A computed fold for a 79-nucleotide RNA from a Geobacteraceae bacterium, annotated as c-di-GMP-I riboswitch aptamer. Model confidence (mean pLDDT): 85 of 100. NCBI's taxonomy places the organism under Bacteria, Pseudomonadati, Desulfuromonadia, Geobacterales, Geobacteraceae.
[in-house]
RNA sequence: CCAUCGAAACGGCAAAACCCGGGUAACCGGGUGACGCAAAGCUACCUGUCCGCUCCCGGCGGAUAGAGGGGUUACCGAA
Repeated sequence: CCAUCGAAACGGCAAAACCCGGGUAACCGGGUGACGCAAAGCUACCUGUCCGCUCCCGGCGGAUAGAGGGGUUACCGAA
């Protein structure tokens, strides 16, 4: 110095549940709260799952990045 590695430290994120708000819904934003996370940062490109519509063949539109993969950026540095 590097990473397909992940000890420690400084910090970071924030599941369920509850409250307020948005959405037909999946789900999302804010607050409280921490189950967990070394990319639980970003990105719907592929697969999966979920919702809505439909002419029910499938198609169209949407959600999920905390389901897996890909792409991309990044802190620290023991073994």